[in-house]
RNA sequence: GCUGAUGUGGCUCAGGAGGCAGAGCACGUCCUUGGUAAGGACGAGGUCACCGGUUCGAAUCCGGUCAUCAGCU
Numbered sequence: 001g002c003u004g005a006u007g008u009g010g011c012u013c014a015g016g017a018g019g020c021a022g023a024g025c026a027c028g029u030c031c032u033u034g035g036u037a038a039g040g041a042c043g044a045g046g047u048c049a050c051c052g053g054u055u056c057g058a059a060u061c062c063g064g065u066c067a068u069c070a071g072c073u
Stems, first nucleotide, its partner, number of pairs: 001072007010025004019056001027043005049065005
């Protein structure tokens, strides 16, 4: 230098054929218990890496950039 993959709550990841952003764990409040653990209910937390484009509408499609990983030279 070239090619490919990945980037989504605090963590691990799903979703990705365009139409309300989700799960588990963790966190907060409450229930249950004599108390703890376990269990249960509710809740908070995200500009979907960044910039632009297409579209009525983009996490999703297109272009560019950045970071990490892998391969080729």